[in-house]
RNA sequence: GAUUUAUAAAGAAGUGGUGAGAGACAGGCUCCGAGACCCACUGACAACCCCCCUGAGUAUUUGGGGAAGGUGCCAAAUCCUGUCCUGGUAAGAACCGGGAAAAUAUAAAUG
Numbered sequence: 001g002a003u004u005u006a007u008a009a010a011g012a013a014g015u016g017g018u019g020a021g022a023g024a025c026a027g028g029c030u031c032c033g034a035g036a037c038c039c040a041c042u043g044a045c046a047a048c049c050c051c052c053c054u055g056a057g058u059a060u061u062u063g064g065g066g067a068a069g070g071u072g073c074c075a076a077a078u079c080c081u082g083u084c085c086u087g088g089u090a091a092g093a094a095c096c097g098g099g100a101a102a103a104u105a106u107a108a109a110u111g
C1' cells in the first nucleotide's frame, strides 16, 4: 500500500529541541517567529484490542466496570464545503437546514 468491519459534533498539554510553513487533496476559513507543524520526554484523554461482572440465548450479542499492556489521540465537528436527493421557497442568486454517499483518519482482522 490492498480488502472487510466498526467509529469519527464528547474528551484531554506541559517542558525541551528545531526553525517555516501547517491544517490529507481543491476552494474557503483558520493556526503560525509572542515559535505553529514536526521530533523527544513527561503527563493526560479515550476505551479499538484486552480483562472482570451481567442480560439475552447462538445473534459478528445487552448493560456496567477496569486501565497493566498494544495502538490511537491531546486548535477549530473529520475545521467547513466538495457527489446525489431534499426542506425553508414557484424560479435564479444568496443564506440556513435534513438525509445518503464519496474521500480521509484510526482501530481490529485478513491475505
Base pairs, nucleotide, nucleotide: 002110003109004108005107006106007105008104013042014041015040016039017038021031022030023029025082026081027080028079043074045072048070049069050066051065052064053063055061078103083100084099085098086097087096088095
Model confidence (mean pLDDT): 83 of 100. Predicted 3D model of a 111-nucleotide RNA (SAM riboswitch aptamer (S box leader)) from Hufsiella ginkgonis. The sequence was found by an Rfam model in a public genome assembly. It matches the Rfam family "SAM riboswitch aptamer (S box leader)". Rfam describes the family as follows. The SAM riboswitch is found upstream of a number of genes which code for proteins involved in methionine or cysteine biosynthesis in Gram-positive bacteria. The organism belongs to Hufsiella, within Bacteria.